[in-house]
RNA sequence: UAGUGACGAGGGCAAAACCGUCGAAAGGCGGUGACGCAAAGCUACGAAGCUACCGCAUCUACUCGAUGCCAAGCUAGUCGGGCUGUCGCG
Numbered sequence: 001u002a003g004u005g006a007c008g009a010g011g012g013c014a015a016a017a018c019c020g021u022c023g024a025a026a027g028g029c030g031g032u033g034a035c036g037c038a039a040a041g042c043u044a045c046g047a048a049g050c051u052a053c054c055g056c057a058u059c060u061a062c063u064c065g066a067u068g069c070c071a072a073g074c075u076a077g078u079c080g081g082g083c084u085g086u087c088g089c090g
Stems, first nucleotide, its partner, number of pairs: 003089004012037002017032006035077001041083003045080003048075003055069005
C1' cells in the first nucleotide's frame, strides 16, 4: 500500500411504524424501534426519482377557485463520480 473480506476483537449506523417538532409539500430533526448496511461516513458534480409555496400558462362566475408546467426545494438507505475512514488477510 493495490486488492479482498467483515470469521475473530472492539464497535458504529438505523428502514418501516408510532410520538413530538419544523416545513406549503416532498422531506428534515429528536425519541421509541431494527428492515437492513463494510462506508447506511461526508459531498447534490452527472443520471434518476419525489414535491410545487412562489412564479408562468389556460379555464372560470376573474384579488377567489380549478387544471397544467416549472427547482431555486428534497432524496447520499436509487445508481455513478469525488473526499475521508475501523479491523482481519494481504
Source information
A computed fold for a 90-nucleotide RNA from a Gemmatimonadaceae bacterium, annotated as c-di-GMP-I riboswitch aptamer. The coordinates come from a structure-prediction model, not an experiment, and the mean pLDDT is 85. Lineage of the source: Bacteria > Gemmatimonadota > Gemmatimonadia > Gemmatimonadales > Gemmatimonadaceae.